The RNA shown here (Bacterial RNase P class A) has 348 nucleotides and comes from Betaproteobacteria bacterium RBG_16_66_20. The sequence is in RNAcentral, with records from ENA. It is recorded under the gene name rnpB. Model confidence (mean pLDDT): 75 of 100.

RNA sequence: GGAGUCGGCCAGGCAGUCGCUGCACCGAAAGGUGCAGAGGAAAGUCCGGGCUCCAGAGAGCGGGAUGCGGGCUAACGACCCGGCGUGGCGACGCGACGAACAGGGCCACAGAGACGAGUCCCAGCCGCAAGGCUGGGGGUGAAACGCGGCAACCUCCAUCCGGAGCAACACCAAAUAGGCAAGCAUGGUGACCGAGGGCAACCUCGGCACUGGAGGCCGGCUCGGUCGGGCUUGCGGGUAGGUGGCUUGAGCCUAGGAGCAAUCCUGGGCCUAGAGGAAUGGCUGUCGGGGGGGCCCUUUUCGGAGGGUUCCCCGUCACAGAACCCGGCUUAUCGGCCGGCUCCCGCU
Numbered sequence: 001g002g003a004g005u006c007g008g009c010c011a012g013g014c015a016g017u018c019g020c021u022g023c024a025c026c027g028a029a030a031g032g033u034g035c036a037g038a039g040g041a042a043a044g045u046c047c048g049g050g051c052u053c054c055a056g057a058g059a060g061c062g063g064g065a066u067g068c069g070g071g072c073u074a075a076c077g078a079c080c081c082g083g084c085g086u087g088g089c090g091a092c093g094c095g096a097c098g099a100a101c102a103g104g105g106c107c108a109c110a111g112a113g114a115c116g117a118g119u120c121c122c123a124g125c126c127g128c129a130a131g132g133c134u135g136g137g138g139g140u141g142a143a144a145c146g147c148g149g150c151a152a153c154c155u156c157c158a159u160c161c162g163g164a165g166c167a168a169c170a171c172c173a174a175a176u177a178g179g180c181a182a183g184c185a186u187g188g189u190g191a192c193c194g195a196g197g198g199c200a201a202c203c204u205c206g207g208c209a210c211u212g213g214a215g216g217c218c219g220g221c222u223c224g225g226u227c228g229g230g231c232u233u234g235c236g237g238g239u240a241g242g243u244g245g246c247u248u249g250a251g252c253c254u255a256g257g258a259g260c261a262a263u264c265c266u267g268g269g270c271c272u273a274g275a276g277g278a279a280u281g282g283c284u285g286u287c288g289g290g291g292g293g294g295c296c297c298u299u300u301u302c303g304g305a306g307g308g309u310u311c312c313c314c315g316u317c318a319c320a321g322a323a324c325c326c327g328g329c330u331u332a333u334c335g336g337c338c339g340g341c342u343c344c345c346g347c348u
Base pairs, nucleotide, nucleotide: 001344002343003342004341005340006339007338008337009336010335012287013286014285015284016283017282018281020037021036022035023034024033025032026031039319043330044329046328047327048326049325050324051165052164053163054162063161064160065159066158067157068082069081070080071079083097084095085094086093087092098156099155103154104153105150106149107148115146121136122135123134124133125132126131169244170243171242172241179235180234181233182232183231184230186212187211188210189209190208192207193206194205195204196203197202215227216226217225218224251270252269253268254267255266256265257264258263289314290313291312292311293310294309295308296307297306298305299304
């Protein structure tokens, strides 16, 4: 100088201005002031927990997952260390890596024959022959009879697993409709009571009791159609709506210690979004950044790698955006920084 490998980190900065959400304070209110305000993946919802409700003696069947040894953890299929296998010169990467004398199934192509099958070639023996037996060998193939291979086919063995999810769940609680109860009003009936009127039949008013599928209208009747079945209050359940769950947590930073490591222990410090059709944004300036062209320099394994300067363009920038919380995995990602290690070349 070049080529790699592993791990960690950043994810445009600053200023002005106009807004949005939460909290605190001031204010009678309107509003004002201050502070805080997305991510390494907030994503996919793949695995494991917390939390909530439901179910549940125990055990089994069925189903699912995992599968070398040890460790770590709240837990795991994640992670760490080691073994083995495999790729790479190497740093390092990858691996569902138990069992094939419990049983079933499968073994492409090639090959005569692919698992208790088969006879392509040669030799010997038997046989009239077809062919059979024994021994040896060639060829095909991943594998040719040998405790063959495949369990990421069924299966067996061992271990683990109840279900649903914050739209969980808890509390407060309208309007309308429906339920229950009480009161009022009203229709009908009464061979009940009272009052008034009338010679009387009877009529009117009030009360009481029953009824509310009553009753009125159309219609000769049945069926049918239509009108009508009111108002107020209370109780209880649910809905809309509101509140909690909702961010103090297996939390973050830092120092020391144990351990190869994952991880754990101790001390000190910190509080760091909490929305709910869903805030975390818009504009301007400037610096940085990116792309393309020209010129120049360094280096080279002649493919390339790195840097400087100038002009033009992008003009907010990669992937993307919380929604109960946490530990992992996977996927997406412009560009850049730091560190460990490996290989090659050159010089001293």